[in-house]
């Protein structure tokens, strides 16, 4: 000095948390894999602060990286 966000790899730098693939379900198939559709799935690592409002700014802890 950097990173912590969904199972997993990663977006989102102050104004309702999102993609991909995994997983489920449904179509297709003689089956299975591929492909098409649909839903679901988050205390945003923790505790404090700042602000009408924080994942996003401060500053503390713990954990991975140099």
């Nucleotide at each position: 000095g950097g990173c912590u966000u969904a199972g997993c790899u990663c977006a989102g730098u102050g104004g309702u948390a999102g993609a991909g693939c995994a997983g489920c379900g449904c179509u297709u198939u003689u089956g299975u894999a591929a492909a098409g559709c649909g839903a679901a799935g988050g205390u945003c690592a923790u505790c404090g602060g700042u602000u009408c409002a924080a994942a996003u700014c401060c500053g503390u802890u713990a954990g991975c990286c140099g």